[in-house]
RNA sequence: GUAACACGUGGGUAAUUUGCCGCGAAGCCUGGAAUAACUCGCUGAAAGGCGAGCUAAUACCGGAUGUGAUUCUCGGGAAGCAUUUCCUGGGACUUAAAGUCGGGUCGCAAGGCCUGGCACUUCGCGAUAAGCCCGCGGCCUAUCAGUUAGUUGGCGGGGUAACGGCCCACCAAGACUAAGACGGGUAGCUGGUCUGAGAGGACGACCAGCCACACUGGAACUGAGACACGGUCCAGACACCUACGGGUGGCAGCAGUCGAGAAUUUUUCACAAUGGGCGCAAGCCUGAUGGAGCGACGCCGCGUGGGGGAUGAAUGGCUUCGGCCCGUAAACCCCUGUCAUCUGGGAACAAACCCUGGUAGCUAAUACCUGCCAGGCUGAUAGUACCGGAAGAGGAAGGGACGGCUAACUCUGUGCCAGCAGCCGCGGUAAUACAGAGGUCCCAAGCGUUGUUCGGAUUCACUGGGCGUAAAGGGUGCGUAGGUGGUCGGGUAAGUCUGAUGUGAAAUCUCCAGGCUCAACUUGGAAACGGCAUCGGAUACUAUUCGGCUGGAGGGUUGGAGGGGAGACUGGAAUUCUCGGUGUAGCAGUGAAAUGCGUAGAUAUCGAGAGGAACACCAGUGGCGAAGGCGAGUCUCUGGACAACUCCUGACACUGAGGCACGAAAGCUAGGGGAGCAAACAGGAUUAGAUACCCUGGUAGUCCUAGCCCUAAACGGUGCAUAUUUGCUGUAAGUGGAAUCGACCCCACUUGUGGCGGAGCUAACGCGUUAAAUAUGCCGCCUGGGAAGUACGGUCGCAAGAUUAAAACUCAAAGAAAUUGACGGGGGCCUGCACAAGCGGUGGAGUAUGUGGCUCAAUUCGAUCGACGCGAAGAACCUUACCUGGCCUUGACAUGUAGGUAGUAGAAGGAUGAAAGUCUAACGAGGUGUAGCAAUACACCAGCCUGCACAGGUGCUGCAUGGCUGUCGUCAGCUCGUGUCGUGAGAUGUUGGGUUAAGUCCCGCAACGAGCGCAACCCCUGUGUCCUGUUGCCACCCGAACGAGAGUUUGGAGCACUCUGGACAGACUGCCUCGCUUCAACGAGGAGGAAGGUGGGGAUGACGACAAGUCAGGAUGGCCCUUAUGGCCAGGGCUGCACACGUACUACAAUGCCCGGUACAAUGGGAAGCAACACGGCAACGUGAAGCAAAUCCCCUAAAACCGGGCCCAGUUCAGAUUGCCGUCUGCAACUCGACGGCAUGAAGCUGGAAUCGCUAGUAACGGCGCAUCAGCUACGGCGCCGUGAAUACGUUCCCAGGCCUUGUACACACCGCCCGUCACAUCAUGAAAGCCGGCUGUACCCGAAGUCGCCCCUUAAAAGGCGCCGAAGGUAUGACUGGUGAUUGGGAUGAAGUCGUAACAAGGUA
Repeated sequence: GUAACACGUGGGUAAUUUGCCGCGAAGCCUGGAAUAACUCGCUGAAAGGCGAGCUAAUACCGGAUGUGAUUCUCGGGAAGCAUUUCCUGGGACUUAAAGUCGGGUCGCAAGGCCUGGCACUUCGCGAUAAGCCCGCGGCCUAUCAGUUAGUUGGCGGGGUAACGGCCCACCAAGACUAAGACGGGUAGCUGGUCUGAGAGGACGACCAGCCACACUGGAACUGAGACACGGUCCAGACACCUACGGGUGGCAGCAGUCGAGAAUUUUUCACAAUGGGCGCAAGCCUGAUGGAGCGACGCCGCGUGGGGGAUGAAUGGCUUCGGCCCGUAAACCCCUGUCAUCUGGGAACAAACCCUGGUAGCUAAUACCUGCCAGGCUGAUAGUACCGGAAGAGGAAGGGACGGCUAACUCUGUGCCAGCAGCCGCGGUAAUACAGAGGUCCCAAGCGUUGUUCGGAUUCACUGGGCGUAAAGGGUGCGUAGGUGGUCGGGUAAGUCUGAUGUGAAAUCUCCAGGCUCAACUUGGAAACGGCAUCGGAUACUAUUCGGCUGGAGGGUUGGAGGGGAGACUGGAAUUCUCGGUGUAGCAGUGAAAUGCGUAGAUAUCGAGAGGAACACCAGUGGCGAAGGCGAGUCUCUGGACAACUCCUGACACUGAGGCACGAAAGCUAGGGGAGCAAACAGGAUUAGAUACCCUGGUAGUCCUAGCCCUAAACGGUGCAUAUUUGCUGUAAGUGGAAUCGACCCCACUUGUGGCGGAGCUAACGCGUUAAAUAUGCCGCCUGGGAAGUACGGUCGCAAGAUUAAAACUCAAAGAAAUUGACGGGGGCCUGCACAAGCGGUGGAGUAUGUGGCUCAAUUCGAUCGACGCGAAGAACCUUACCUGGCCUUGACAUGUAGGUAGUAGAAGGAUGAAAGUCUAACGAGGUGUAGCAAUACACCAGCCUGCACAGGUGCUGCAUGGCUGUCGUCAGCUCGUGUCGUGAGAUGUUGGGUUAAGUCCCGCAACGAGCGCAACCCCUGUGUCCUGUUGCCACCCGAACGAGAGUUUGGAGCACUCUGGACAGACUGCCUCGCUUCAACGAGGAGGAAGGUGGGGAUGACGACAAGUCAGGAUGGCCCUUAUGGCCAGGGCUGCACACGUACUACAAUGCCCGGUACAAUGGGAAGCAACACGGCAACGUGAAGCAAAUCCCCUAAAACCGGGCCCAGUUCAGAUUGCCGUCUGCAACUCGACGGCAUGAAGCUGGAAUCGCUAGUAACGGCGCAUCAGCUACGGCGCCGUGAAUACGUUCCCAGGCCUUGUACACACCGCCCGUCACAUCAUGAAAGCCGGCUGUACCCGAAGUCGCCCCUUAAAAGGCGCCGAAGGUAUGACUGGUGAUUGGGAUGAAGUCGUAACAAGGUA
């Protein structure tokens, strides 16, 4: 290269050849003419060529012989599937050959004869090798469906070793193809190799068999064999030589060079062995082969040491700082000696051929030949393997991984960066995932990566899958090929089963043995090679053939049902329009409107008429049809199903690739028709917009006829047929039974159409005799999502388009069913000051206060439904965290340690300074112990100084945390154990019927119980009893004082009452009536009671969620600062002001304001405190001072209310901001920046837009009082106390929030969810495109080399020559297929934060 008889396997050759080899038969006789080498001459650069001359053969030629062979012919026999073949007999024709080397003998020799080896000739057989033919088998593509003219066949020739269109002439028109021809792509085939349980899948290196090729294309010659790798001729490309005339070459042989590439070795040794060629042999040749070299390329084996060794050394790493790991690891001690090194010895593979000697057979022979014995010759590898000796642990360990899959974890660095990644995914300051390190794990002279194949993948399913909803049933029927097919009997034996025979090369694989020390490797044997072929046997099944059968199927007769289909005719209601009458101002339309119609008379109403379309009621999970579909009535034509009878045929059947027919709506063509409706369009609304939803109009169309189109959620999302398999209950139609006078009801059967449900099936949902069950037959279809039902090509169509139908690229998902939640502009039930009903506010004003913003050196920080009179129960300094400036550095504070220290620690005073601080300095100590009488000495402590550890940080991270808190929410929920149900997630319980404030209780229930929540227990308050009796109380009794008196004050006595604070009682739906389906829970009403259905209030906050808040309360991991981000101080700031918001106060006034009089509280607080009384001051307050650590004293006059008076509706006798002046108090200090008082001043404001807040009873509203913080106070804030004291609730439609059940979901970061499309930008792949450039191929024609063949000429013959056919390369023209590129253009995909809208998911807000 080849998709082919090329290969594999099995056959055929009666259609063949076969050198060398084996066996057999016969022969090898006799002559002749040349030529190369060589010599000479000419010529050419060379390669070479030409001519002349000499010569040999096993070269060539003639003659003879003919065992044989060929051809023709006449007979006989045998065999075969046929043409025929084989054997044999007779006759005729044609046809062979070569020598050479030994031995013997004769001969002087030449030579002759005999004999042997090899060679030669003819024939037969065999073996080997080859040719040809055939069956079967093995790639992709139908987006390749038609191909073919020597094509298919025949007759006759030619040709070949041989059959054949192999070639030619003539004749005929055939041949192949859906079981895939022809075309395109790819590819040598096989034994086998890899993988796999197997079946398979992929591959075809090494080794072996076959084929093909040898620079490209063509051709023949020679030969047994070639159309010939290292031969010839021609053409072409390339390279080389050249004297330019012409020549030469072919590593896909072994080495080697270059190129391409990710990548593939030495220009080695030897023929010693094995094998081959030639030769009698010696021998020669052999890059076959045997060896060596290079390469960790693979497989196998071995080593890099073994034993002991704990102060568990050091370094290193981690650390909870205690310790732990590396780790017996090392060091150290004792051994061993493989490999490597040095040194010594040293192979097997060798036996032949051959030579020498001997011997046996054959023979005339001691020749030859054959066989045996003995000796001899031959080693590339190689001084290699191997063996011995020497020395010394000496020379010899790396690679990957450590988040899961997957064995193995920590530290540091980094900070969505750098990077990792096979998939999932890591990295945004605590990374076992990045990088480094320590440690660990796995392999080990390798380890890991990349690529590839099989496996896992039952994920193309033969073994061994599916199609209701995950991908998948054709829209429906009829029917061709094909596949499948009822029952009985006979024949055949193709399939099938069985036996035998042949073959299935060797190697490989498996098993058993053997050889290299083992193994890898290798040798022998066995088995296996699943296959094919031939012969014999069996006949159940299938097939085939013959003959029967009736159950499948079809036909016949009778009958009823039906919107089945087609055509014609007819009908009424309604809409609209026209005409006429009556009649007057509206009609129509919507959420609301407007456009529109109407005074030219609408709408409404009456009458008449026109026209088109559709057929109310009946009407029904009812009927019919294959599906699409079919609905007024009548007639005509016509299809099918069903029932009864069981009369006929006798398997005629089922399915159905292609094919044919039908096929809603929309759309198209032509002609009609046009009432209503109504795409497009116009207008009006809505809206941010509204090319929509709504409204007013309105044209195609909708209708008819004829013809196209051929698609639908053409759906039961379920192909057709047959059989089998528990049931209940409707309905349509028919038949039969029983009964009846007859019918209905009833019962049975059949066909159709529904509901529920058993077994079984199903992932579940569900299906369930109308299967999605159990089986069989046949068809169609599926194989991750997107790109895409798209592109290109083909077919169909008038077009629109339909049908068939990919790839590049991209993602790690897309999807189904069910579960739990969450959500819904889904539903039901219920609750809540949620709405409604009310009362009072906020939003408007001024001020106070907080926040945002702005400003600033700083305006410290945090908090934004649940921040904003919040942290802050009190910023002039302090606080203070901020800013500016001045200072300190072991520090303002703690602990440890080392050293120093007696004029030490401390420190009046002084200097400087804003202070802090710095400098200086009179004076001047202490404690404990020991020794000692003591003085004193020593030691230690305290203190101080110096240094080291460390302190310190309101610096960062509330997204590293604990704790605490807010909100959902004082809402009624949240769970568990056991059991049960479900493959599971989960469910049940907890749902249901009632009821409750309540998962509160009752009843029911595959649940039974339990826990955290609810309630109760606790505190306050409301009633009573008992106790208590001072500092509380004063009714009765006694006394005193005052007073006209009433009475008041006071002292006793007293504890009755009030009160204080302790103990009890009391309330439980306990009692009565009624209601409810309940002898229930409960509800309504009533009695009694101080209180009645939780009496009122408080404390109490389930499981959880919000990465909610807080590192600035304190705690705390990590990070950061360390003469500063720590510490001290002064001054400033937190108080700053165009503005915006929240929360409050005060008001706007007459239910008010002002003045005077006058009544009634409670909670609380008090010693650096509360302070009476008295006095002074207009007052804030001051002076002075009793009492009281408090039921005793003080704060302490409560105010609104009530009584009397004034004001008279106004910016006021309302309101009080702002400002001026004078004061008081606290405090070191009131400038920035305090509070209060007096006098004066007298702003805005006349009840507040949209919107919004609180409250259901002692509540709201109104009024005052107390306290904490605190020197004072910006408190009008917060927390409490008492007084006065309402209105309203029909009710749950709506807003908000919540609970339970249910429903939908494409949400689960859970609707603040998800998500779609255009546009813009970037990147990528791809389609189209005027063209341009290639590749491959067809057809027609031109030219035509070499060469075979034919003819001619010539010749003794051959050659040469000429002509002709075919013919490679080349050329011209025109097609097909295929690839690249291409301005521009189309869609597609992808891409943290682009634009516009919001289409889908909930009723997604128009399903």